[in-house]
Context: one part of a larger RNA
């Protein structure tokens, strides 16, 4: 990991509910008593339910409770027979209650052949080392201590084998081994260490204490038993078609991953009109605004008061700052003199053929995601977070976005090599395009800001322009005067003050560079020169262009300013182009306007076919069913409902079968499916159809369970 068997809403008891059957005019009996052919039968009315409601009661009573009420109102009476059994089938309670699953609690046994400690009674420690105490002998002393030699032979002494430990590191780590092997370590006469018998146990034991060990088991052993312990948790939970079709939230919850009610689905049963659009008729205090108010806020006031400093003899006067007043302009979820669209209430009125509301029966749901639009919370950060609204996802296939639950368009009954769109596309992968006019030169398109920028096109608007503009060349750009004034110095150029006059075609009491200050250079502005549109004519030059000259026209030249489109710079990252899906695309295959085409879905269309619901019509054994036409519908997860299908027995009934039953294989036929059937092979002996009961009634999952492989 695969194949096979098997493996999970069952059973009693009671209650509610749907359907059916039966009994009565009140209806059932229970217990228990009789009787029996032991299968049941009869008697029993004790009781249950009905038969009169109301009300907390007391108590009234077809009415009664509330209440001051004769009101209102609430529950009830009238009508309608009703009530009890039985059976099915959903659902609850109690029970193991759909299956498997703990860790655990309790008790009753059983183990100390490991291990821990103890008791009794044995066995063992090569060898080598150190030299206590005691004696003995000499010296010594008065006697002693005391000192030399010998003898001895203590010791949790030393050094190291047996034995016993386990300190390192290697190796092993599906091993040799569920702890070992290999090479060093520790102790080795002792609190030593070992045989063999023997005691102590499960809330106990033993422990030189690790909560160690008590048979590979120890924060409480093991076995059996209570037992199917209990799991608001997690995994499984078996055939088909068909109708409908959720939720992911509100309150409460020792409640938040659980459950009760409501909501939202279905199913039935009543009622009989709502949903959508109009009209009218409401009441709001959001959006906006606004500042009338309650706050905040800025500027101005030859308005008031307060009050600080200064300056006057005073009179007054200046002046930071509060406050209140006028002017101007502002800001507010918790401001409002105002005030929308929506939304909402009710009424009336249209349209369609759906939907409401109410009783009952039966669920799931209460982890939601994103995306837009409106808020709060963050950072107006998150693929965050919390709420309101709409969508889709969930539970949605299909087409498009490259791929991509939640974005766009569009809802799959079914079959068709048919037609027409959507959204998105038409150079190639890739199905299908052209026509017009403009933009981009950045491969922008094909990622991105503030900010910069004589890109580039497109309008406006002023100005000057053959009386010669604009740019460029030449030339001038001056005098009083180095203006006053400061200064060390200030001459056009540190600063400050004024900024005149004169001579001119013009020339600032001076644009900038520089000087220590001057000189120097430059600019304003002023002269000259050159030159600015298209059409014809001649000449060069074959085109382009160049020079000359008519004739007509006075911007089509030139500068500045502003706005619009499209572009540029701002623009650096980590395997490899890599931010168009690729290839590649510049009058486009970019972008912008216009316009005509087509491609493009499981959408519409067309033709066939299932199925549901409804209308109508017709038959029949008439609560209902068969069959006909029409119209709508038919995606679907949780879960409501509805119809079936096969499998094991059972009853009856009718059958096949050695001339070959079952099982098993093949091919075909059928039925929307579950499945059915038939021929051909095996196969060797028992099967089935029909109508009805009754279940050990359908596996692919459960780290299922047992066998194979």
């Nucleotide at each position: 990991c695969c194949c096979a068997a098997c493996g999970a809403g069952u059973u009693u008891u009671u209650g509610c509910g749907u359907u059916u059957u039966c009994u009565u005019u009140g209806u059932c009996u229970a217990a228990g008593u009789c009787c029996g052919a032991c299968a049941g039968g009869a008697c029993g009315g004790a009781g249950g339910c009905a038969g009169a409601g109301g009300g907390a009661a007391a108590c009234c009573g077809a009415g009664u409770g509330u209440g001051a009420a004769u009101a209102g109102c609430g529950c009830g009476a009238u009508u309608a027979u009703a009530a009890g059994a039985g059976a099915a089938c959903g659902c609850a309670a109690a029970a193991g209650a759909c299956c498997c699953g703990a860790a655990g609690c309790c008790a009753a046994g059983c183990g100390a052949g490991c291990u821990a400690c103890c008791c009794a009674u044995g066995g063992c420690c090569a060898g080598g080392a150190u030299g206590a105490a005691u004696c003995c002998a000499g010296a010594u002393u008065a006697a002693a201590a005391u000192c030399u030699g010998g003898a001895g032979g203590a010791g949790g002494u030393c050094c190291g084998a047996a034995c016993c430990c386990a300190c390192c590191a290697g190796c092993c780590g599906a091993g040799c081994a569920a702890u070992a092997c290999u090479g060093g370590g520790g102790g080795a006469u002792g609190a030593g260490u070992u045989g063999u018998g023997g005691g102590u146990a499960g809330a106990a034991g033993u422990g030189a204490a690790a909560a160690g060990c008590u048979a590979a088991u120890c924060g409480a052993g093991c076995u059996u038993g209570g037992u199917a312990a209990u799991a608001g948790c997690u995994g499984g939970u078996u055939c088909u078609c068909c109708u409908c079709g959720a939720a992911a939230u509100a309150g409460c919850u020792u409640u938040a991953g659980g459950g009760c009610u409501a909501g939202c689905c279905u199913c039935u049963u009543a009622u009989g009109u709502u949903c959508c659009u109009c009209u009218u008729g409401g009441g709001g205090g959001u959006a906006g605004a606004g500042c009338a108010c309650u706050g905040a806020a800025u500027g101005g006031g030859u308005u008031a008061a307060g009050g600080u400093g200064g300056c006057g003899c005073a009179a007054g006067c200046c002046u930071a700052c509060u406050u209140a007043c006028c002017c101007a302009a502002u800001c507010a979820a918790a401001c409002u003199c105002c005030g929308a669209a929506u939304a909402c209430c009710a009424a009336g009125a249209g349209u369609u053929a759906a939907a409401a509301u109410a009783g009952g029966g039966g669920a799931g749901u209460a982890a939601g995601a994103c995306u837009g639009c409106g808020a709060g919370g963050g950072c107006u950060a998150a693929g965050c977070u919390u709420c309101g609204u709409a969508g889709u996802c969930a539970a949605a296939a299909g087409g498009g976005a490259a791929a991509c639950a939640g974005c766009c368009c569009a809802g799959a009954u079914c079959g068709u090599c048919a037609u027409c769109u959507a959204a998105g596309g038409u150079c190639c992968c890739u199905a299908a395009a052209c026509u017009a006019a403009g933009u981009u030169a950045a491969g922008u398109g094909u990622g991105a800001a503030a900010a910069g920028a004589a890109g580039u096109g497109u309008u406006u608007u002023g100005u000057c322009u053959u009386a010669g503009a604009c740019a460029g060349a030449u030339g001038g750009g001056a005098u009083g005067u180095u203006a006053g004034c400061u200064u060390a110095g200030a001459a056009g150029u540190a600063g400050c003050u004024a900024c005149c006059a004169u001579u001119u075609a013009a020339a600032g009491a001076g644009u900038g560079u520089g000087u220590a200050a001057c000189a120097a250079c430059u600019c304003a502005c002023c002269a000259u020169u050159c030159u600015a549109u298209g059409u014809c004519c001649g000449c060069c030059a074959a085109u382009c262009g160049g020079c000359g000259g008519a004739a007509u026209c006075u911007a089509u030249g030139a500068c500045a300013a502003a706005a619009c489109g499209c572009g540029c710079u701002g623009a650096a990252a980590a395997u490899g182009u890599a931010u168009c899906g690729g290839g590649g695309c510049u009058c486009a295959a970019a972008c912008u306007u216009a316009g005509u085409a087509c491609c493009g879905a499981a959408g519409a269309u067309a033709c066939g076919g299932a199925u549901u619901u409804c209308u109508c019509c017709g038959c029949c054994u008439c609560u209902g069913g068969c069959g006909g036409a029409g119209a709508a519908a038919u995606g679907g997860u949780a879960g409501a409902g509805g119809a079936g299908c096969a499998u094991u027995u059972c009853u009856u009934g009718c059958g096949c079968u050695g001339c070959g039953a079952a099982g098993c294989u093949u091919c075909a036929u059928u039925g929307c499916a579950a499945g059915a059937u038939g021929g051909g092979g095996u196969g060797g002996a028992g099967c089935g159809c029909a109508a009805g009961g009754a279940a050990g009634a359908g596996a692919g999952a459960a780290u299922g369970u047992u066998g194979g492989g």
The part of an RNA shown here (large-subunit ribosomal RNA, domain II) has 709 nucleotides and comes from a bacterium.
The RNAcentral record of the full RNA draws on ENA.
Its Rfam family is "Bacterial large subunit ribosomal RNA".